TPP riboswitch aptamer (THI element) from Virgibacillus chiguensis, 111 nucleotides, folded computationally. The RNAcentral record of the sequence draws on Ribocentre. Model confidence (mean pLDDT): 75 of 100. Its Rfam family is "TPP riboswitch aptamer (THI element)". About the family: Vitamin B(1) in its active form thiamin pyrophosphate (TPP) is an essential coenzyme that is synthesised by coupling of pyrimidine and thiazole moieties in bacteria.
RNA sequence: UGAAAUCGCUAGGGGUGCCAUUUUUAAUGGCUGAGAUCAACGUGCAACGUUGGGACUCUUUGAACCUGAACUGGCUAACAAACCAGCGGAGGAAAGUGACUGUAAGACUAU
Repeated sequence: UGAAAUCGCUAGGGGUGCCAUUUUUAAUGGCUGAGAUCAACGUGCAACGUUGGGACUCUUUGAACCUGAACUGGCUAACAAACCAGCGGAGGAAAGUGACUGUAAGACUAU
């Protein structure tokens, strides 16, 4: 001179999909994943939207997540707006503090 990883506390960000069958406002099952969930209200006829929780995950050293994108290539008996890879040295995207600790490592001087 001086951390990081990890953990704690408080605060905030985010996503909640696809497929098959059936007795089709829903139910049952399957797939990937850290996570595909619960409740209330609204709309109007197929499921959609909003809000609030829970779990999970991420917070600038930011690939959590969104746009690009119903993108390109693959996967599959086939389809899928799913999954894998690209895209991506593209753009956007939400913080403080404590412990470890004045520790690890490093520089200089003296012996």